[in-house]
Predicted 3D model of a 349-nucleotide part of an RNA (small-subunit ribosomal RNA, central domain) from an uncultured bacterium. RNAcentral holds the full RNA, with entries from ENA and SILVA.
Context: one part of a larger RNA
RNA sequence: CUGGGCGUAGAGCGUACGUAGGCGGUUCGCUAAGUGCGGAGUGAAAGCCCCCGGCUCAACUGGGGAAGGGCUUGGCAGACUGGCGAGCUAGAGUGCCGGAGGGGGAUGCGGAAUUCCUGGUGGAGCGGUGAAAUGCGUAGAGAUCAGGAAGAACGCCGGUGGCGCAGGUGGCAUCCUGGACGGACACUGACGCUGAGGUACGACAGCGUGGGGAGCGAACGGGAUUAGAUACCCCGGUAGUCCACGCCGUAAACGAUGGGCACUAGGUGUGGGGCCUGAGAGGGGGUCCGUGCCGGAGCUAACGCAGUAAGUGCCCCGCCUGGGGAGUACGGUCGCAAGGCUGAAACUC
Repeated sequence: CUGGGCGUAGAGCGUACGUAGGCGGUUCGCUAAGUGCGGAGUGAAAGCCCCCGGCUCAACUGGGGAAGGGCUUGGCAGACUGGCGAGCUAGAGUGCCGGAGGGGGAUGCGGAAUUCCUGGUGGAGCGGUGAAAUGCGUAGAGAUCAGGAAGAACGCCGGUGGCGCAGGUGGCAUCCUGGACGGACACUGACGCUGAGGUACGACAGCGUGGGGAGCGAACGGGAUUAGAUACCCCGGUAGUCCACGCCGUAAACGAUGGGCACUAGGUGUGGGGCCUGAGAGGGGGUCCGUGCCGGAGCUAACGCAGUAAGUGCCCCGCCUGGGGAGUACGGUCGCAAGGCUGAAACUC
C1' cells in the first nucleotide's frame, strides 16, 4: 500500500428468462461452523528488531532477548452471520371484480390513391428542370369519362398520447392469446433479488427455396451539369422492398444512463383506475400506476441530473485501465455465404 471509475472524456451486455453462485423480511427456541475472549502446543536454525561482545571502525560476526501471520487443541460467551426446528405477514405470489391499450398471432373485409388494360370524347402536345435534354405522343399521347385488373400502404382521429422486456407496434371486423393497472376482501407463508455459463427473442440490410411484383428503387443504361462528374438534378430500370418457410444476429439496438429495494422540498401538464365532497352535470380535494416539463437540497470537470436521479444507501451482474496498430492477425467457435462472437503482439507516438 492492499484502487478509482462507466449520460457526453475509456467503460452498461440489444433485451428477457433462468442454472450454479452471491445476497436475503420478522419472532421465538436449539446449535456453536463463522465471530469474540482468554489458556495450552507449535511457529527449526539463519534473517528482521533490541541489548551486550569480537575483528582499530564499519560491513561481517559471536552471545542473549523480543517479536511472529498462521496452524493444532481444549474452555468460555451467544449479540451478529450461518445451520436446524417452530411461528408471523409488512416482501413475493394466488383467487375475485373492473375498466384502459397501434401488446402478439391468424383469417376475412374496406375505401382513397397509384400503375396497367379495354372502350368513349378529343386532337397536339405531354413530361421534366435552375434552364434543358434524354423519354412519351398523329400507329392518337397528355387531359377527361366509364368499366376492369393488380400490388403495396392505411389519410383525418394522432397527441408533448397509448401498449410492449427490448427489437417494435397504427384502416375495419372476427377468432386465439400474453402482460400491466385499479378496487375490496380471502388465501399461501419469504416461496425473494441478481444472475458467470446457458436458452429464447431480436430493426434494417443480406442469404436459401417457392410465390408475388403496383409504386419506389442499390446496380446498370441514357440525358444534363462540370475542367472531369464513376455524384448531387432528370428519363428509364434489375435485385430488393411484399408473402410463406428456413437462416443471419448486427445497429448512434440511445435515455449513448444494467437490474432490484428503500429513503430524500416543491410546482405544473398529460394517459389509466378507485375514493371523498355534492341530488347530479360540472367543479373542488385526495390517492395508486404510467408518461412529460420546471425547479430546491444534494451531486457533477462542466454541461447538466434532480421522487422516471446522474441525490443518499444496500445487494448482484456486465464493463473500463493512454492514442495508433485493431475490433485487425492467429487460434477456437457459429454461419450456406456475407460474416458474427471471442480477441492479441511487434512496431510507433